Source information:
This is a predicted structure of a 176-nucleotide RNA (Lysine riboswitch aptamer) from a Bacillota bacterium. The prediction has a mean pLDDT of 80. It was read from a public genome assembly, where an Rfam model found it.
RNA sequence: CGGAACAGUAGAGGCGCGUUUUGCAAGAGUAGAACUGCUGAGAUUUAUGGGGUUGAUGAUGUGGUUUGAAAGGGCAAGACGCCGAAGGAUAUGUUCACCCAUUUGGACAUGUCCUGGUUAAACAGUUAAGAGCUGUUUAACUGUCAUCAAGUAAUUGAUGGAGCGCUAUCUGUUCG
Numbered sequence: 001c002g003g004a005a006c007a008g009u010a011g012a013g014g015c016g017c018g019u020u021u022u023g024c025a026a027g028a029g030u031a032g033a034a035c036u037g038c039u040g041a042g043a044u045u046u047a048u049g050g051g052g053u054u055g056a057u058g059a060u061g062u063g064g065u066u067u068g069a070a071a072g073g074g075c076a077a078g079a080c081g082c083c084g085a086a087g088g089a090u091a092u093g094u095u096c097a098c099c100c101a102u103u104u105g106g107a108c109a110u111g112u113c114c115u116g117g118u119u120a121a122a123c124a125g126u127u128a129a130g131a132g133c134u135g136u137u138u139a140a141c142u143g144u145c146a147u148c149a150a151g152u153a154a155u156u157g158a159u160g161g162a163g164c165g166c167u168a169u170c171u172g173u174u175c176g
Base pairs, nucleotide, nucleotide: 003175004174005173006172007171008170009168010167011166014083016082017081018080019079020078021077022076023075024074032067033066034065035064036063037062038061042054043053044052047102048101049100050099051098086115087114088113089112090111091110092109093108094107095106096105097104116142117141118140119139120138121137122136123135124134125133126132144161145160146159147158148157149156150155
């Protein structure tokens, strides 16, 4: 000086990802509350059992009148953290739903596994919801690397892989 390997550091993908604040719409004239009519014995978490509380001084359900929210999710703007960003499945632990047990559902942490990203469609789940989100399948677009082909070159095309990937004019160690 120019190669290779390992580690670090810094980056790229783009309607890029996540958290959070404010405003707006929707949720909704819904849930709830008060009064009242009917019903008439149970009610209290998805279910079961036990307990507690409560109920003929009327539980529960339902109709009428008056009153009347919020959460999760969405849109816009801003701030912050980032590029396994993050999302999902599953197991364990902790916790929430009047208490306990099992179950069911939610939140958090850890382990294992899957997914490069975006969009659309179908089906399923969630939800107030034809919004949004999640999963599976299919397709398109896009980024990256490998192989092959074309080209002076930039690059183009085809096939395929996966983020523990890819790039590097950077730093260190080792090898030739």